[in-house]
C1' cells in the first nucleotide's frame, strides 16, 4: 500500500427501551442495557432524512381591524449507528 470470507490476542463502542438532565423540536448529555458495528473512531466536505423556536405566506377558521389557531415554507438546527469523500487505527494476510 492493498485485502479480509474465516480464526486468534488484547479489548473497544453500544441499538431499541428505561431513569435523570439540556433543547421548541428533531436530538445532544449522564446511568442501566445489548441490537448491532473492524473503523458503530474523528470531521458537516457532497448527496440524503429529520425537525421549524425565529422568520416568511396572494392560505384557511374567528374578526372591522389586530391578536389568536391552523396550514403551507425555510437551516441558521440536528443525523458520523443513512451513503460518499477526507484523516487516524487494532489483528490477520500480503
Nucleotide at each position: 500500500u492493498c485485502u479480509g470470507a474465516a480464526a486468534c490476542a488484547g479489548g473497544g463502542c453500544a441499538a431499541a427501551c428505561c431513569c435523570a438532565u439540556c433543547g421548541a423540536a428533531a436530538g445532544g448529555u449522564g446511568g442501566g442495557g445489548a441490537c448491532g458495528c473492524a473503523a458503530a473512531a474523528u470531521u458537516u466536505c457532497c448527496g440524503g432524512u429529520c425537525u421549524a423556536c425565529c422568520g416568511g405566506g396572494u392560505c384557511c377558521g374567528c374578526g372591522a381591524a389586530g391578536a389568536c389557531g391552523g396550514c403551507c415554507c425555510c437551516a441558521c438546527g440536528a443525523c458520523a449507528g443513512c451513503g460518499g469523500g477526507a484523516u487516524u487505527g487494532c489483528c490477520a494476510g500480503u